A computed fold for a 367-nucleotide RNA from Sphingomonas sp. ID1715, annotated as Bacterial RNase P class A.

RNA sequence: CCAGAGGGUCGGGCGGCCGCGUCGCAUGCAAGUGCGCCGAGGAAAGUCCGGGCUCCACGGAACGACGGUGCCGGGUAACGCCCGGCGGAGGCGACUCCAGGGAAAGUGCCACAGAAAGCAGACCGCCUUCGGCUUCGGCCGGGCAAGGGCGAAAGGGUGGGGUAAGAGCCCACCGCGGGCCCGGCAACGGGAACGGCACGGCAAACCCCACCGGGAGCAAGACCGAAUAGGGAUGGCAAAUGGGCCUGUUCCGGCUCGUCAUCCGGGUUGGUUGCUGGAGACCGUCAGCAAUGAUGGUCCAAGAGGAAUGGCCGCACAUCGUCCAACAGGGCGAGGACAGAACCCGGCUUACAGACCCUCUGGCGCU
Numbered sequence: 001c002c003a004g005a006g007g008g009u010c011g012g013g014c015g016g017c018c019g020c021g022u023c024g025c026a027u028g029c030a031a032g033u034g035c036g037c038c039g040a041g042g043a044a045a046g047u048c049c050g051g052g053c054u055c056c057a058c059g060g061a062a063c064g065a066c067g068g069u070g071c072c073g074g075g076u077a078a079c080g081c082c083c084g085g086c087g088g089a090g091g092c093g094a095c096u097c098c099a100g101g102g103a104a105a106g107u108g109c110c111a112c113a114g115a116a117a118g119c120a121g122a123c124c125g126c127c128u129u130c131g132g133c134u135u136c137g138g139c140c141g142g143g144c145a146a147g148g149g150c151g152a153a154a155g156g157g158u159g160g161g162g163u164a165a166g167a168g169c170c171c172a173c174c175g176c177g178g179g180c181c182c183g184g185c186a187a188c189g190g191g192a193a194c195g196g197c198a199c200g201g202c203a204a205a206c207c208c209c210a211c212c213g214g215g216a217g218c219a220a221g222a223c224c225g226a227a228u229a230g231g232g233a234u235g236g237c238a239a240a241u242g243g244g245c246c247u248g249u250u251c252c253g254g255c256u257c258g259u260c261a262u263c264c265g266g267g268u269u270g271g272u273u274g275c276u277g278g279a280g281a282c283c284g285u286c287a288g289c290a291a292u293g294a295u296g297g298u299c300c301a302a303g304a305g306g307a308a309u310g311g312c313c314g315c316a317c318a319u320c321g322u323c324c325a326a327c328a329g330g331g332c333g334a335g336g337a338c339a340g341a342a343c344c345c346g347g348c349u350u351a352c353a354g355a356c357c358c359u360c361u362g363g364c365g366c367u
Base pairs, nucleotide, nucleotide: 001363002362003361004360005359006358007357008356009355010354013315014314015313016312017311018310020039021038023036024035025034026033027032041338045349046348048347049346050345051344052343053217054216055215056214066213067212068211069210070209071085072084073083074082075081086100087098088097089096090095101208102207106206107205108202109201110200123148124147125144126143127142130141131140132139133138156174157173158172159171160170161169175197176195177194180191181190182189183188221273222272223271224270231264232263233262234261235260236259237258242257243256244255245254246253280299281298282297283296284295285294286293287292317336319334320333321332322331323330324329
């Protein structure tokens, strides 16, 4: 210098003018006006996980059902998150990706193609040691699974021996298996001997094992509470020779219907609260590979209701287009990503123009 890998920070700057919102103060009868403080994000988003908080339900434990998670160790309030390892896959490498427990408990499935797809099978093919026939070319029986072919997958692989041809039939190496030894907390790794090879794959099929899990959500919930219209209790007054109900009619009987006063209770509009000082932010120190933990100092940063956080001008800057130019550079024009708090936190995921920083890898060149 070129090509890449991993991580982090920012995501417009400065000045002027005009606005918007909450809150505080002043003023005003009020509407309002003036001054002051503060006023979006790394994702405020999706609402996918985990919690705080609140109400409802619930005597405890175990088992079962349903849902979720799933290599090992650690972190955390917790997690399906994060960190560090292990195994597998990819890359020359930095590094990246993985739903990664159990298939020797049971059940089930393995499309198409193919002769055969689960306790295998013989289409093409190979053989003529053995038996039979023969027109002496072979044919039938028989032996076989090396080679071809189908498939995601065909009952270990490569080489040698062996054989009529073959085959773990035998041998070496690799793979595999169950135990043993060594290392590691563990996942797992390494080793020597043994076994001729059985036990195909799928659990993102049922299932088995281990662990976790009550429900609803700030429109949760709590408080205050009119006018008007309902409800209840007590007392006063009134009347009924009335109305309604108790059986279709009659009689008898029972209950009830009015109004005024006082008190009680529910509750609509509305108001207050919940509401932002918190697993908080920034800067250090110590422990740890790290996630993170402990500790010291400084600081307080929207609280809101269908919802404010914006606009214009000037100056430079990144970037883009175009023209001039061998390059350096210059002229003109454009011009700032995704987005938008609504109870609060920890994550994940998704969107994002561009700029900067750190570490590392491969290659080339120079000293």

Model confidence (mean pLDDT): 77 of 100. Rfam family: Bacterial RNase P class A. It is annotated as a ribozyme. RNAcentral holds the sequence, with entries from ENA and Rfam. The model forms 97% of the base pairs in the Rfam consensus.